[in-house]
RNA sequence: CCGACGAAAAGGCAAACCCGCCGCGAGGCGGGGACGCAAAGUCACGGGGCUCACUGAGCCAGCCGGACCGCCGAA
Numbered sequence: 001c002c003g004a005c006g007a008a009a010a011g012g013c014a015a016a017c018c019c020g021c022c023g024c025g026a027g028g029c030g031g032g033g034a035c036g037c038a039a040a041g042u043c044a045c046g047g048g049g050c051u052c053a054c055u056g057a058g059c060c061a062g063c064c065g066g067a068c069c070g071c072c073g074a075a
Stems, first nucleotide, its partner, number of pairs: 005073002012037002017032006035062001041068003045065003048060005
């Protein structure tokens, strides 16, 4: 240094719930709040779940897989 891995420390994210705003809705954004997370960073590509004004249009990346990118460093 690379790969694998996840102890420690630093730093990071933030479920439920509450408030405000947006959306028909699933849900999103901001604030509070922490159940958890080593990709709980990004992407709807495959599977899956969900919504609706359902020949169609959307949502979920904190369901699994995959792709891309990335912090720290012991055994």